[in-house]
The part of an RNA shown here (small-subunit ribosomal RNA, central domain) has 350 nucleotides and comes from an uncultured bacterium. The full RNA is in RNAcentral, with records from ENA. The coordinates come from a structure-prediction model, not an experiment, and the mean pLDDT is 88.

Context: one part of a larger RNA
């Protein structure tokens, strides 16, 4: 290679658009690349295989048939791939009506806190811990009242709740702004999936400019603890934490589970919507689609478990695995401002 795999055993690319490329709906017709069917030509000989025969017999040798699964031409057939025409509406899509939702950019605004100033009232503490101590305090601290000041984050509602492709998104109000889902069936008429490469997004740290600096805090300093203590605990504290506007391209970026479509028992919550029943009306009840938990059969599984949100039955397309260590290392290449970061062996050795 093939083949068997990819939740936890090695394996699912962090996510999205989307180029090539594979793959791809119903009916009618044509055509014959592809397919299948016949013929003809070749497809050396020898050797293989089977059958007859010659050296007494094998080995070894003669004949002869087969095969040589291809190859070209040629004539056909048209079911299915393909092409070409023509049509159709259930797939995808438009539209029209409607309600949800921390989906995204921005401006603006609010209120508790926590911190510092100031100024009152107070006096001997305060803080901190298992317990101390360092720190802070008679130059008036802690506490408590009033005032300013500034920064970051939004208790309560809040829910295996809701958006979003994923990273993520949560106080409140405008403005722009994308997505989804429900009815309806007006329209297009196969316009679909999937997608090497590409291209954009992509937590935290981390880097560059410039700002901001309340808290909290890598590093640092000091008390503690210990045999020691470069920690775990305290007391300060400075990048950093926040803004803007470039770069980084990585996570236990996890459901550790790649998209898409179809199908396959049930039972129970919940968020969106739609229809019936019914009633003064909210409820209830019954049912249709979306989405998100829990349990559960059949099947699957090595087993845990999974079970219509599949790890079940199938079909299509990517990625990616192939003993463990050396290693996600070394070198080469690309990208980075650096940190690094992708791509990725080998000897050795178990």
């Nucleotide at each position: 290679c093939u083949g068997g795999g990819u939740g936890u055993a090695a394996a699912g690319g962090g996510u999205g658009c989307g180029u090539a490329g594979g793959c791809g709906g119903g009916c009618c017709u044509g055509u014959a690349a592809g397919u299948c069917a016949g013929a003809u030509g070749u497809g050396a000989a020898a050797g293989c295989u089977c059958c007859c025969g010659g050296c007494u017999u094998a080995a070894c040798c003669g004949g002869g048939a087969a095969a040589u699964u291809g190859c070209a031409u040629u004539u056909g057939a048209a079911a299915c791939u393909g092409c070409g025409g023509g049509u159709c509406u259930u797939g995808a899509g438009u539209g029209c009506a409607g309600g949800a939702g921390a989906g995204g950019u921005a401006a603006g605004c609010g209120g508790a806190a926590u911190u510092c100033c100031c100024a009152g009232u107070g006096u001997a503490g305060c803080g901190g811990u298992a317990a101390a101590a360092u720190g802070c305090g008679u130059a008036g601290a802690a506490a408590u009242u009033g005032g300013g000041a500034g920064g970051a984050a939004c208790a309560c509602c809040a829910g295996u709740g809701g958006c979003g492709a994923a990273g993520g998104c949560g106080g409140c109000u405008u403005a722009c702004u994308g997505g989804a889902c429900u009815g309806c069936a007006a329209c297009u008429g196969a316009c679909g999936c999937u997608g090497a490469g590409g291209c954009a997004c992509g937590a935290a740290a981390g880097c560059g400019u410039g700002g901001g600096g309340a808290u909290c805090a890598a590093a640092c300093a000091g008390g503690a603890u210990u045999a020691g203590a470069u920690a775990c605990c305290c007391u300060g504290g400075u990048a950093g934490u926040c803004c803007a506007c470039g770069c980084u391209g990585u996570a236990a970026a996890c459901g550790a589970u790649g998209g898409a479509u179809a199908c396959u028992a049930g039972g129970u919550g919940u968020g969106g919507g739609g229809g019936g029943u019914a009633u003064c009306g909210a409820c209830c009840c019954c049912u249709c689609c979306c989405g998100u938990g829990c349990c559960g059969g059949a099947g699957u599984u090595a087993a845990c478990a999974c079970a219509a949100u599949a790890a079940g039955u199938a079909u299509c397309c990517c990625a990616c695995c192939u003993g463990g260590g050396g290693a996600g290392u070394a070198c080469g290449g690309c990208c980075g401002c650096a940190a690094g970061g992708u791509u990725g062996a080998a000897a050795c050795u178990c």
Rfam family: Bacterial small subunit ribosomal RNA.